A computed fold for a 254-nucleotide part of an RNA from a Candidatus Omnitrophota bacterium, annotated as large-subunit ribosomal RNA, domain VI. The source organism's lineage runs through Bacteria, Pseudomonadati and Candidatus Omnitrophota. The prediction has a mean pLDDT of 86. Rfam family: Bacterial large subunit ribosomal RNA. Gene Ontology terms of the family: ribosome and structural constituent of ribosome. The RNAcentral record of the full RNA draws on ENA.
Context: one part of a larger RNA
RNA sequence: CGCAGGAUAUUUGAGGAGAGCCGUUCCUAGUACGAGAGGACCGGAACGGACGAACCGACGGUGUUCCAGUUGUCACGCCAGUGGCAAUGGCUGGGUAGCCGCGUUCGGAAAGGAUAAGUGCUGAAGGCAUCUAAGCACGAAGCCCGCUCCAAGAAUGGAUAUCCCUGAAGACGCCAUGGAGACUACAUGGUUGAUAGGCACCAAGUGUACGGGCUGUGAGGCCUUUAGCUUAGGUGUACUAAUCCGUCGUCUGG
Numbered sequence: 001c002g003c004a005g006g007a008u009a010u011u012u013g014a015g016g017a018g019a020g021c022c023g024u025u026c027c028u029a030g031u032a033c034g035a036g037a038g039g040a041c042c043g044g045a046a047c048g049g050a051c052g053a054a055c056c057g058a059c060g061g062u063g064u065u066c067c068a069g070u071u072g073u074c075a076c077g078c079c080a081g082u083g084g085c086a087a088u089g090g091c092u093g094g095g096u097a098g099c100c101g102c103g104u105u106c107g108g109a110a111a112g113g114a115u116a117a118g119u120g121c122u123g124a125a126g127g128c129a130u131c132u133a134a135g136c137a138c139g140a141a142g143c144c145c146g147c148u149c150c151a152a153g154a155a156u157g158g159a160u161a162u163c164c165c166u167g168a169a170g171a172c173g174c175c176a177u178g179g180a181g182a183c184u185a186c187a188u189g190g191u192u193g194a195u196a197g198g199c200a201c202c203a204a205g206u207g208u209a210c211g212g213g214c215u216g217u218g219a220g221g222c223c224u225u226u227a228g229c230u231u232a233g234g235u236g237u238a239c240u241a242a243u244c245c246g247u248c249g250u251c252u253g254g
Base pairs, nucleotide, nucleotide: 001153005164006163007162008161009160010159011158015150016149017148018147021049022048023047024046025045026044027043033038051107052106053105054104055103059101060100061099062098066094067093068092069091070090071086072085073084074083075082076081112144113143118138119137120136121135170248171247172246173245174190175189176188177187178186195241196240197239198237199236200235201234202233204230205229206228211224212223213222214221215220
């Protein structure tokens, strides 16, 4: 842009894609079978491997600076307290959100239809016989369906419900953004506002700050102190920024 007005929501499914795996143990049963050794079909149950999908409550990673420790050196005049650099955060110990797997949950199915090889029934040609010539019945991890996903740009351009409208309904631009993302698109919000930032509280992380006091010759220890600091999380709050506005859109719809 189209589906001859527009918006929102729900759909049908032509067609397409995906999935489709394998093993072990037990029961039936030490039964059938077999001299014995051995050892089933059929049917039922449990467990597992690989593979796949979704997810992050638990477990486990990452988490480039959230917290702490620490060496060398330089700087802030010095002490104290901090900051920079150290071929990847200098190194080390932890770690929220997010993203993940080594983690968790689930899946392959059942049922049905038509068949292959194969197995049959009835049965002639050919008084017999014959699964086949007419007719009929079975028979596979395979085919169709069934399961999951996409799907009306499926040009036969489908269906349903509700609402709105004639410089309108509505859409787009613009702005604040992220659950989205290469861009676009998508999604949320734009003062009739919690969209982002700030702030407050909470959760969560680190692990007890600075200063001061006491103590020890001292490195240090104890108290103040379950402290201090804190990125992405939650709730709240208009303090800051989403100001103002512009363009398209009717006349073949009722």